[in-house]
């Protein structure tokens, strides 16, 4: 200085059509495209290329809980969500193997 893709399974995540319910918050069913994540196979790939191990996720862009306050609702109860927590699965970024 460098460290490959391809496929099946199963999951995360937002988004996009279609279609039922409902007086609000909402909720049912079907499809589709993407991005990643788990272990699995697999190449015609490669100097090498392991699904190793961390660390941030902040004052805008992850994700999941989500006090308090906010919104809808007479209430149950629900929304988007701060603060705090948390992380297989935005993003970034360090070490270890390997060349």
């Nucleotide at each position: 200085c460098a460290u490959c893709a391809a496929u099946a399974u199963g999951g995360u995540g937002a988004c996009c059509c279609g279609u039922g319910g409902g007086g609000a918050g909402c909720u049912g069913c079907g499809g589709g495209a993407c991005a990643c994540c788990a272990g699995g196979u697999u190449g015609a790939c490669u100097a090498a290329a392991g699904a190793g191990g961390g660390g941030u996720g902040a004052a805008c862009c992850g994700g999941c809980c989500c006090a308090g306050g906010u919104c809808g609702g007479a209430g149950a109860c629900g929304g988007a969500g701060u603060a705090g927590g948390u992380c297989a699965a935005a993003g970034c970024u360090c070490c270890c193997g390997u060349g």

Predicted 3D model of a 99-nucleotide RNA (Metazoan signal recognition particle RNA). Its Rfam family is "Metazoan signal recognition particle RNA". Rfam's curators write: The signal recognition particle (SRP) is a universally conserved ribonucleoprotein. It is involved in the co-translational targeting of proteins to membranes. Its mean pLDDT, the model's own confidence on a scale to 100, is 76.